[in-house]
C1' cells in the first nucleotide's frame, strides 16, 4: 500500500399490519376497547461444547414485553466513501 474484521459517521435503499369502534379535538392528538405486525430493543430454543447434576451457546426461527398498524418519523439487513481500531501476507 492492499485485503480481511470489528466499531461509529454521512449519503442511498428498506416490509409488515385496523386512517377498525367509541369520546374528547379543526387537525395532529389524548384516553378506553377489540383485532393485527415483526426488520429498533429484549427474551427463549437445536445441533455442538464442557467441569455433563447441570451449565455455555445462533438466528432474519420463535415469543410478542417493549415497538409499531395514513405520512412522518423510526427501522433489522445491503451498499458506498470516510475515520478509528484489530490482524496478518
Nucleotide at each position: 500500500c492492499u485485503a480481511u474484521c470489528c466499531g461509529c459517521a454521512a449519503c442511498g435503499g428498506g416490509a409488515g399490519a385496523a386512517u377498525c369502534c367509541g369520546g374528547c379535538g379543526a387537525c395532529a392528538g389524548c384516553c378506553g376497547g377489540u383485532g393485527c405486525c415483526g426488520a429498533a430493543g429484549g427474551a427463549g430454543c437445536a445441533a455442538c461444547c464442557g467441569c455433563c447434576c447441570c451449565g455455555g451457546u445462533a438466528a432474519a426461527c420463535u415469543c410478542u414485553c417493549a415497538g409499531g398498524c395514513c405520512c412522518a418519523a423510526g427501522g433489522a439487513c445491503c451498499g458506498c466513501u470516510g475515520c478509528g481500531g484489530a490482524c496478518c501476507a